[in-house]
Context: one part of a larger RNA
RNA sequence: UGGUGGUUGAGGAACUAGGCAAAUUUCAUCCAUAACUUAGGGAAAAGGAUGCCCCGUCAAUAGGCGGGGGGCACAGAAAUGGCUCGGGCGGCUGUUUAACAAAAACACAGGUCUCUGCUAAACCAUCAAUGGGAUGUAUAGGGACCGACGCGUGCCCAGUGCCCGUAGGUUAAGGUCGGGGGUGAUCUUCGCUUUUGCGAAGUGAGCUCUUGAUUUAAGCCCGGGUGAACGGCAGCAGUAACUAUAACUGUUCUAUGGUAGCGUAAUCCCUUGCCGGGUAAGUUCCGGCCCGCACGAAACGCGUAACGAUCUGAGCGCUCUCUUAACCACUAACUCG
Numbered sequence: 001u002g003g004u005g006g007u008u009g010a011g012g013a014a015c016u017a018g019g020c021a022a023a024u025u026u027c028a029u030c031c032a033u034a035a036c037u038u039a040g041g042g043a044a045a046a047g048g049a050u051g052c053c054c055c056g057u058c059a060a061u062a063g064g065c066g067g068g069g070g071g072c073a074c075a076g077a078a079a080u081g082g083c084u085c086g087g088g089c090g091g092c093u094g095u096u097u098a099a100c101a102a103a104a105a106c107a108c109a110g111g112u113c114u115c116u117g118c119u120a121a122a123c124c125a126u127c128a129a130u131g132g133g134a135u136g137u138a139u140a141g142g143g144a145c146c147g148a149c150g151c152g153u154g155c156c157c158a159g160u161g162c163c164c165g166u167a168g169g170u171u172a173a174g175g176u177c178g179g180g181g182g183u184g185a186u187c188u189u190c191g192c193u194u195u196u197g198c199g200a201a202g203u204g205a206g207c208u209c210u211u212g213a214u215u216u217a218a219g220c221c222c223g224g225g226u227g228a229a230c231g232g233c234a235g236c237a238g239u240a241a242c243u244a245u246a247a248c249u250g251u252u253c254u255a256u257g258g259u260a261g262c263g264u265a266a267u268c269c270c271u272u273g274c275c276g277g278g279u280a281a282g283u284u285c286c287g288g289c290c291c292g293c294a295c296g297a298a299a300c301g302c303g304u305a306a307c308g309a310u311c312u313g314a315g316c317g318c319u320c321u322c323u324u325a326a327c328c329a330c331u332a333a334c335u336c337g
Stems, first nucleotide, its partner, number of pairs: 001332011014321001019318001027051005036041001038148001052069007070074001082316007089308002094106002110146007123132003149303004154233003159230002161226005168221003174215010187202006234252005261295001262292001273289005
């Protein structure tokens, strides 16, 4: 000097990003317990008293009442909640990045939409057989989104998706009926030839190439519906007898122009917005305000008791976190050996 552990005078968060760490509290009995609330809770709320030994008495292994005694210390060691107030998020218990993240992320009960009528559901695994779904049957099973509960969930179907419709338009292979080209069996006629046969012209099945007409499905075009489907939810002017503001009016565009509620927010750039509260002093915090750069209603909106090793602000208690001033133990370092 470092590490680990411990103690202290005065102060008591002045430390620090932050009370991180430590300290306080802790047991049992008795008393006493607020706001709020889903009436269960909140609650061990908070806060306070008592606790050893002896005697008497009531009682009878417990305990109550009264009196007395000793110690620095009486739950005599150890184990054994610090508490309160406000706000955000998530309802809750639970789950998670084995080995840097435990959370506001995931899940959840609950809500809604959608698919599925079963010899073979929908859906999933598989080349298939087959299996799961399910030895189930729409109060069932699959998929999607939201996420207890309370109050709610506005407008837009033009685009995209999905569902329904099928008159008309478009549309494949295939079918039917033709045209043309190539090849060309067969048959007919003629010529040559004693015969077998050879040659020429015509006819022309079949095969093949090509080109039209006609017939024809779903789909698409088309017509409707659908938002707890993907999504979207404007601008510019003017106007009231102070000023300011604009209930009001005009106009352009659009499928429709953001309703309720909330709002400087886990969302606000400007921004440490402005006002108030708390502090001697507050970029954080709480309550208001609202021209919301760029909240907003199941990628849910706004509330909400209880809960949380959650995030954030404040206070009480408590303390070597800190200021000033000291000490102890063990261990390492250092010196000698």
Predicted 3D model of a 337-nucleotide part of an RNA (large-subunit ribosomal RNA, domain IV) from an activated sludge metagenome. Rfam family: Bacterial large subunit ribosomal RNA. RNAcentral holds the full RNA, with entries from SILVA.